[in-house]
Molecule: ZMP/ZTP riboswitch aptamer (pfl RNA motif)
Organism: Paenibacillus ginsengihumi DSM 21568
């Protein structure tokens, strides 16, 4: 001196599923399922910059909202090559 952490801008950008209901996209399967093509949308997390904060802080987060479900993503720590 910088960094963990917060907030905001910029660029990137995994993941956005099934059924009912809400104004909730087309077209095509599955329930032994929870997918496929395209659109919209959201939308973590990463990077670069700017500001705050140095603590009794942070200490998972992410797909419109309710309800049953199902399945990944990203981030953390820990262990093994």
């Nucleotide at each position: 001196u910088g960094a963990a952490c917060c907030c905001g801008a910029u660029g990137u950008a995994a993941c956005u599923g099934g059924c009912g209901a809400c104004g909730a996209g087309u077209g095509g399967a599955a329930u032994c399922g929870a997918c496929c093509a395209c659109a919209a949308u959201g939308g973590a997390g990463c990077a670069u910059c700017g500001g705050g904060a140095u603590a009794u802080a942070c200490g998972g987060c992410c797909g419109g909202u309710c309800g049953c479900c199902u399945g990944g993503g990203c981030g953390a720590a820990a262990g093994a090559g």